[in-house]
This record gives sequence, structure tokens and C1' cells, in this order.
RNA sequence: CGGGUCGGCCGGGCCAUCGCGCCGCCGCAAGGCCCCGACUGCGCCAGGGUGCGCGGUCGGAUAACUGCGGCGUCGAGGAACGUCCGGACUCCACAGGGCAGGAUGGUGGGUAACGCCCACUCGGGGAGACCCGCAGGCCAGUGCCACAGAAAACAGACCGCCCGCUGUGCGCCCUCGGGCGUUCGCAGCGGGUAAGGGUGAAACGGCGGUGUAAGAGACCACCAGCGCGGCAGGUGACUGCUGCGGCUCGGCAAACCCCAUCCGGUGCAAGGUCGAACAGGAUGCGUCCGAGGGCUGCCCGCCUGAGCAUCCGGGUUGACCGCUCGAGGCCCGUGGUGACACGCGGCCCAGAUGGAUGAUGGCCUCCGCACGUCACGUGCGGAACAGAAUCCGGCGUACAGGCCGGCCCGUCCC
Repeated sequence: CGGGUCGGCCGGGCCAUCGCGCCGCCGCAAGGCCCCGACUGCGCCAGGGUGCGCGGUCGGAUAACUGCGGCGUCGAGGAACGUCCGGACUCCACAGGGCAGGAUGGUGGGUAACGCCCACUCGGGGAGACCCGCAGGCCAGUGCCACAGAAAACAGACCGCCCGCUGUGCGCCCUCGGGCGUUCGCAGCGGGUAAGGGUGAAACGGCGGUGUAAGAGACCACCAGCGCGGCAGGUGACUGCUGCGGCUCGGCAAACCCCAUCCGGUGCAAGGUCGAACAGGAUGCGUCCGAGGGCUGCCCGCCUGAGCAUCCGGGUUGACCGCUCGAGGCCCGUGGUGACACGCGGCCCAGAUGGAUGAUGGCCUCCGCACGUCACGUGCGGAACAGAAUCCGGCGUACAGGCCGGCCCGUCCC
């Protein structure tokens, strides 16, 4: 310098003018609301009067809310997207048992928890840094492996190789009917074989020998695999070394399944407080023999229980809480390979509700193109994905342009 790989960060800035939202403070006013007083209409009680409720009109006051103005702090993300996991929180329930369903799947750690993160082990890819793995079990059972091939799970002989018989080609003899020989070739039949070749993604261990009529783990040595052990290391998954042995019986579980572990439901439109308004009716079942409801989806069982279910109609779509101080973020220190944990310090960083942070102008920054240049510059165009709505931890997806660092490989120079 180039390429690769892993990780972290930014993602427009400044000024001016006008305009937004929450909160806090100050001021003005009295339109609304609220408070006080007077008068008055209606209704009710009372029956001597007084009072209560609702409404109307006038006058006054300003503590609070609203209204208007001013000042100040703060005001979208790293993914706010997906709604895929896990929770906090909320309400319902908690008497248990059985069955089903779903999820995860090597080991050890982290975490509130997880299907997430870290480290390691084993397997695979890569020259390497590094990346990937739905990574327990096929000797519990069932199922699938097209086509090709003899044969696809205790399967199997197409071409071959060997042995025997018959016939024939060839050679010899002959009375021309046949007979004899055959190292060799061909055809048919029978038996042996699974080493060689072929088919296929995959063919019942590999390689070298002994042996055989020809072969074959039939046998032997060395390997791999499997089973049963021993020693050593490691928390463990597992690893290394070693002994014996039958010789060796595929792949797929991201096929059904088996095994181990885990799992209440619901969701902020959860759930509460206040206010306002209205109009109930029909049918069915039920209150001892129990309708309905609850305990996960189902069953048993248990608890509760006087109303419930369906349909037709009426009213209310108002204000407030929940609502943002959190498993919170930041700096530093200690421990740890790491995820992370602990400690000290200081910080408060949106809470809207038809839903707030925008518009215009100028300058700058970055990128692309063109022109020009000693350096500088000029013009044009562009600047991604994307907007909180209960909150948090993750994962997945999208992203113009740019910055920083670790490691690997190659090349060059010293």
C1' cells in the first nucleotide's frame, strides 16, 4: 500500500425571523367556570311561616381552574419498524388429579427472565483471521430413500471368475455308422462366488498379504468404527494414552416419535376515580334436584351462586388517575478471558390525546459530476432508513454518506 475479517461510533452543524407542546414562575383581565348578595319562575315539604332543589336576571369579588401576555428549563430512535421471544405492571383465579398442546435441546456461566448474551467442547467451511450448526436418542416402534441398478437394510447376481456335464469347432483313425484326443474357442444346463466391473447421492469397513477350484475377515498384521474396561487431564460437555473382542448390522428425527427441562389466562383499548344522561321490552332456562361463573384447551373433581343467556330498543362517547424516578442512563475504580457484577460520584433527559419540535432565508460540512489550478477555487445536483403513545431486556429487518480500532493474508521499502 492492497485485499479480507471482526467490533465500535456519527448520521447534518451554526445564525436570524416567525411558529409549536409539557412543566415552573410572574403579570393582566373577569369572557367561561366557581364564590357572595339581591330579585324572581317552577316543583316539593309545611299548613302562621320558614325551608330545600332546579332555572333565570342584576350587582360584586378574584383564592383555585379556564382565558390573554411575558420569562425560563426541557422536548423522538439507533432502529421509535416487525409484533417474533422474555418480563415488569394490571385484573381474574388459585383444590387437586388425569389427558392434550406448545416451546427449548452439547457443557458451564451471565441475567428479573428468555428461544437472548458470554466462554468452552464436538462437527462442518476457509490458506488464515474467522464464520456456520434445529448439536440428546435410529439397539423402543413406525415410516421414507424417485429414477437407475441384480440388489437400498440382515437386501442381492446384470457383466464377470471357477468347477462339472452335454453338444459343437479343431486334430487323428475308420467298415462313412461312428470312435479317440483336446493346452484352445463357442453354446446350453447345473453348482460355487460377492473379491473385479457396471448403476447410483449412497451398495454390508479400508489397505497389504495368507489361503482357495475361483473367491470371501475364512484367517493374519496395521488402521478406522463399535462394545466392554484401565490410567491421566478437565466443574463439565469431552480429550489423550492403553488393553481385550465379535469382526463391522446405511442415511433422514429441520420425518412421526422417544427422552429431559420449562410453560395459568388477559392485556394500558389493562385497570380505577369523578361527573353527566337515559327507557325499557320480549323469549328461554334457573333459585331443594343449582341456570350462570371460576380453577389453561378438554375431562373428572372442587368452589361460588340468584339471577343468567339471546334478541329488539334508549342514554353516555366528558374530565382525571394510570403517565413516566426506571431491573434508569453517564464518568471513574475494583473483580472477571468474557457476558457482566459490585462500589463511589454526580444527572433527571418527551408524556401528547385527531395527537407537540415546523417553515423560510443565509453561511458552513460531507458526497457526486463538470471546468480550472502552484496551492486555493467556480458552477450544478444531492444528503439515507425513518416519528414515541404503559415501560423495559433481546432478536429479526431497513439504512445515502462517513469516521475509528483489533486481527489475518499478500506485496514493497528500511